[in-house]
RNA sequence: UCGUGAAAGCGGCAAACCCGUCGAAAGGCGGGGACGCAAAGCCUCCGGUCGUCGGAACGAACGUUCAACGAUAGCGGGGUUGCCACC
Repeated sequence: UCGUGAAAGCGGCAAACCCGUCGAAAGGCGGGGACGCAAAGCCUCCGGUCGUCGGAACGAACGUUCAACGAUAGCGGGGUUGCCACC
C1' cells in the first nucleotide's frame, strides 16, 4: 500500500417511541431513548422510494396529470476521507 472484518481494545453513531422546535408535507434539528451499524463519517453523480404548499392542464366536484422544487447517505450503486485488528 492492497485486501479482509472472525475475535479483541480505545472509542463512535443511534431505529422505533416520547418531549420541544422548524416545515404545507415528506422530513430536519435539539433532548431523552437503543433497533441496529466497520464507515449508520461526508457528497444527491446514477437508479429507487417518499412529499407536493404555491403554479399549469383537465374536471361540476372529489381528484388526476405535468412542470418545478424538496426529502431519504439507516434503500442500493458510485465518489471521497478515516480508527483498530488480522493478513